[in-house]
Context: one part of a larger RNA
């Protein structure tokens, strides 16, 4: 000099894009944040509307109120589909089970695209929930010499609309269900390199490993493998740093440097672990699952003491710790997501407002003229110099800030037009050398200053105050950290 998720002091007008617990992976009051589908289903709790009935008026039509009503809309709870495995935090773990680059492959794969071939009958039921026959093109397995054959195995669900029909019900479009095949995208897994110190100019690491290293047999998985078993063999790593121990999320980028290196991993992007510690499964395509389940433990609060409930590392927001970090807003109108034929509903994801000068970026705090070079300050050799066209004044314009009215969308933001008025807007550090920028006055090695040299003990350009000056300027210093 350049940088920062920054603090601290003093100051402080506008606008715009960004950012914002870096500390205690400490603790949580109370809100919301995963729902949705009546075009799958019995029902009707509640709402609303036809029917019914009744009761008062009235010839009656009809009007008013009661009761009543799954018959329609729909719809609390329930059954059943999906979906919760996504989106959101965080960085404690983790030195490689991870990441980053390259190759691969023994495998999966809801949902979306093409295909191919079915959707038959029963049992129980509200049912698309279960459960059994059958049928099965292809799919799996066995036999067979490859092909052809040939045996065996294992499916499935129905809804809505219209058309005809007196009704069952039939067709037809259509969203679905099953069984394969493919593609897309997305996951498992694997194999090869790199990937912090201890590990040096110089003394202070040498061994570790029994499921360990390999075989083949079982088992297990989607799928290879000591993944896991019995059994045999004795290997298997290692000064090219094993092992331990420390310290750390990889990473694309971010800073800086003329690179080369250094140095870091905030925000946004990709991967990875984790959800009070610690286990484990189960449902499912996917999870060993932050707002799920079961056990331990830890804390917490509730009790009739027999027994139960919770876990903010989602958003706001308390508290606690710290030098330090925000509204218990609006809104689904936009993007994307979850469901659903749709209409739609939910989305603290997201949009978008509010705080903070926390970073950058752009505007303003007024132009032009004005010399009696006013006053006042300070100096002063009393001549005067300076502060200085700087103010006074006159002429002008109004960004910004106020104030009116109109247009306009989508929740906010906006957009024009016009009014009056310089009005409503400057301040911080320095000033002996480095290093731009000097006099006075108090102070007298005191009291202070300081990044380094150093300055102060009686004429201090270095301390304090003042006037001037110089610099950056809605900023300016200090601290801290890298380079």
């Nucleotide at each position: 000099g350049g940088a920062u998720g920054a603090a601290c002091g003093u100051u402080g007008g506008u606008a715009g894009u960004a950012u914002a617990u870096c500390u205690a992976a400490c603790a949580c009051a109370a809100u919301c944040g995963a729902g949705u589908c009546g075009a799958a289903c019995g029902g009707c709790a509640g709402c609303a509307c036809a029917g019914u009935u009744u009761u008062a008026g009235g010839u009656a039509a009809c009007u008013a109120g009661a009761a009543u009503g799954g018959g329609u809309g729909g719809c609390g709870a329930g059954u059943g589909g999906c979906g919760a495995a996504c989106g959101g935090g965080u960085g404690a773990g983790u030195a490689a089970u991870g990441c980053u680059u390259a190759u691969c492959u023994a495998c999966u794969u809801g949902c979306c695209g093409a295909u191919u071939a079915g959707u038959g009958g029963g049992g129980g039921u509200a049912a698309u929930c279960c459960c059994g026959c059958a049928u099965g093109u292809g799919c799996u397995g066995g036999c067979u010499u490859u092909u052809u054959g040939u045996c065996a195995g294992g499916a499935a669900a129905g809804g809505a609309a219209g058309u005809c029909g007196u009704a069952a019900g039939a067709c037809u479009u259509u969203c679905g269900c099953u069984a394969a095949u493919u593609g897309a995208g997305a996951g498992g897994g694997a194999u090869a390199a790199g990937u912090c110190g201890u590990a040096u100019c110089g003394c202070u690491a040498a061994g570790u490993u029994a499921g360990u290293u390999g075989g083949g047999g079982g088992g297990g998985u989607a799928a290879u493998g000591g993944c896991c078993u019995a059994c045999c063999a004795a290997g298997a790593c290692g000064a090219u740093g094993a092992u331990g121990c420390g310290u750390a999320g990889c990473c694309g980028g971010c800073c800086u440097g003329a690179g080369a290196g250094g140095g870091u991993g905030a925000a946004c992007g990709g991967c990875c672990a984790c959800a009070g510690g610690g286990g484990a499964a189960c449902u499912g395509a996917g999870a060993c699952a932050a707002g799920g389940u079961c056990c331990c433990c830890a804390c917490u609060c509730c009790u009739a003491c027999g027994g139960g409930a919770g876990u903010c590392a989602g958003a706001a927001g308390u508290g606690g710790g710290g030098a330090a970090u925000c509204u218990g807003c609006c809104g689904c109108a936009a993007u994307g997501g979850a469901c659903g034929a749709a209409a739609g509903u939910c989305u603290g994801a997201c949009g978008g407002a509010g705080u903070a000068a926390u970073a950058c970026u752009a505007c303003g705090u007024g132009a032009a003229g004005g010399a009696a070079g006013a006053a006042g300050g300070u100096c002063g050799a009393u001549a005067g110099a300076u502060u200085g066209u700087a103010a006074a004044c006159u002429u002008c314009u109004u960004u910004u800030g106020g104030g009116a009215c109109a247009g306009g969308u989508u929740a906010g933001g906006c957009u024009g037009u016009c009014c009056a008025g310089a009005a409503u807007a400057a301040g911080c550090c320095a000033c002996g050398a480095c290093u731009a920028a000097c006099u006075a006055u108090g102070u007298g090695c005191c009291a202070g200053c300081a990044g380094u040299c150093g300055c102060g003990g009686u004429a201090a350009g270095a301390c304090a105050u003042a006037g001037g000056u110089g610099g950056c300027a809605a900023a300016c210093g200090u601290u801290a950290u890298c380079c």